[in-house]
Molecule: c-di-GMP-I riboswitch aptamer
Organism: Chloroflexota bacterium
RNA sequence: GGUCGACAAGGGCAAACCCGCGGUGACGCGGGGACGCAAAGCCACGGGACUGAUACGGCUUCGGCCGCCAGUUAGCCGGGUUGCCGAA
Repeated sequence: GGUCGACAAGGGCAAACCCGCGGUGACGCGGGGACGCAAAGCCACGGGACUGAUACGGCUUCGGCCGCCAGUUAGCCGGGUUGCCGAA
């Protein structure tokens, strides 16, 4: 230095749920709260999931569905990137 990750040390983050604010919404931010997390730090590049007061195109059993477009999710997975500690 690399791989790896311990009932190690010191710390860190914070699901559900509740309150407030923002957003049409998915959801985000702040406070409380801890299910979990060794990248649960950061980036929507690939796949997935989800949303749209729905303009346009296609289909329709007229309920909607698909595409396109615009978004959300990094705590769905992969990838990229930065990084703390050091038993085996």